[in-house]
The prediction has a mean pLDDT of 79. The RNA shown here (Bacterial large signal recognition particle RNA) has 265 nucleotides and comes from an Abditibacteriota bacterium.
RNA sequence: UCGCGCUAAGCGGGGAGAUAGCGGUGCCCUGCAUCUGCAAUCCGCUUUAGCAGAGCCGAAUUCCCUCGCCUCGGCCCGCGUUUGUGAGGCCGCUCGAACGGCGCAACGUUGAGAAGUGGGCCUCGUGCGACACCAGCCUGUAAACCCCGCCAGGGCCGGAAGGCAGCAACGGUAAGCAAUCGCUGGCGUGCGCCGCGAGACUCCUGCUUUGAGUCGGCGAGUUCGAUCCCGCUCGGAAACGCGCGGUCAAAGCGAAGGUGCGCGA
Repeated sequence: UCGCGCUAAGCGGGGAGAUAGCGGUGCCCUGCAUCUGCAAUCCGCUUUAGCAGAGCCGAAUUCCCUCGCCUCGGCCCGCGUUUGUGAGGCCGCUCGAACGGCGCAACGUUGAGAAGUGGGCCUCGUGCGACACCAGCCUGUAAACCCCGCCAGGGCCGGAAGGCAGCAACGGUAAGCAAUCGCUGGCGUGCGCCGCGAGACUCCUGCUUUGAGUCGGCGAGUUCGAUCCCGCUCGGAAACGCGCGGUCAAAGCGAAGGUGCGCGA
């Protein structure tokens, strides 16, 4: 170096999840790379990390390491969009209050505003009146007797003349009763006045002086305050997308290197 026969290795990989950790069944990605049994209320192992059995291939195009190309995936980081969430009245918006009086409106030389001087309304006191009540006066009525006057009849005294007492009636009067008008006095009031005085200074009104503003209704402005509804700010979460960002891994392609045993020539 060649031929024959064996053996090691190999007969997919990755991600999430689960696990003390490893692998598998299951899910997902890539892709085509044997089969059977076990297996998610799990199955089997222990850093040498599926267990058990069978088969194919086989020391090189097939195994191992390194490098390169290309593609894919996981995680992290950064950015963007959307959704939802926490916080912030020390931002906007919205609302309230105050201030000044910028704009509009309204009033104003048929006089704003200021000042003075009268009066009205209002309050108190007082004067007068009205009304209500009370009292008195006036008038009327009113006493069988214990009021007055006059006293028929009758009674008493008297010889008579006459006298006495005195009921009724009549007249008058007291206590009492009565209502109307009038007069006087007292008391009171959700009453009134061309009355008087005092007060109050809001409102109305007249006159006089001066001569251009007043107002704060609406909008704007400043300040203060309230509210997290919406926007905004800050924070963090989720989903999606982007990145010649980082890291880890892998399929495929390619290059180079490495790696057994036996027999024979």
Record summary:
Rfam family: Bacterial large signal recognition particle RNA. By type it is a non-coding RNA gene. Rfam links the family to the GO terms signal recognition particle, plasma membrane targeting and SRP-dependent cotranslational protein targeting to membrane, signal sequence recognition. The RNAcentral record of the sequence draws on ENA.